[in-house]
RNA sequence: AAACAAAGGUUAGCGCCAGGACUAUUUUUAUAGUUGACGAGGUCUAGAGUUAUCGAAAAAUUCGGCGGGUGCUCUAGUGGUACAAUUACUACCAUAAUCUAAAAUAAAAAAAUUGUAGUAAUACUUUUAACAAAAUUUUAGUUAGUAAUUUAC
Repeated sequence: AAACAAAGGUUAGCGCCAGGACUAUUUUUAUAGUUGACGAGGUCUAGAGUUAUCGAAAAAUUCGGCGGGUGCUCUAGUGGUACAAUUACUACCAUAAUCUAAAAUAAAAAAAUUGUAGUAAUACUUUUAACAAAAUUUUAGUUAGUAAUUUAC
C1' cells in the first nucleotide's frame, strides 16, 4: 500500500455559508478565521403539492439565506379494526377503529462550575441543583357497517 473477514459507530431540527455579526493581523474597500437552533417527538409503499410538529431559553444574531427531511394534504396501492371465515364496497386508522376516565414515562441548552486547545472570536469538556409542551404507552369502560357465500348452532 492492496485485498478479504469480523466488530463497532453514524445515518436528518439535520447539513452547509455568498450576506450579517464577531476575532486576529499595520496588505484594513484586504487576508485568515469564528459563529450561524436547546432539546422532546416523529417513517406502511409510490407519486404530487406544501415557508413541515412541540415546547425551553433569550429579548444583542436561536439574524438572514441554501439544501435536505420521518410532518400535513391529495391520488393510487398494501395492511389493521368494524362478523367465526372469505370476498366486495364503505367508515376510521398506519403494528393500525371511536369516545371517556385513570395511571405511567418524562429533556437539553441556558445559569453556576472544572479542565483542555487557540493570540483571540470561540470549540470541546467536568460537576451541581433544576425547569416544559406536543405527544406516546398501559389499564378499565363505552360505541361501532352493508351485501354475498361458507362454517357453527

This is a predicted structure of a 153-nucleotide RNA (glmS glucosamine-6-phosphate activated ribozyme aptamer). Its Rfam family is "glmS glucosamine-6-phosphate activated ribozyme aptamer". The family's RNA type in Rfam is riboswitch. About the family: This entry contains a glucosamine-6-phosphate activated ribozyme that is found in the mRNA for GlmS. GlmS is an enzyme that uses fructose-6-phosphate and glutamine to generate glucosamine-6-phosphate. The ribozyme catalyses self cleavage of the glmS mRNA that is thought to regulate GlmS activity. Rfam links the family to the GO terms regulation of gene expression and catalytic activity. Its mean pLDDT, the model's own confidence on a scale to 100, is 76.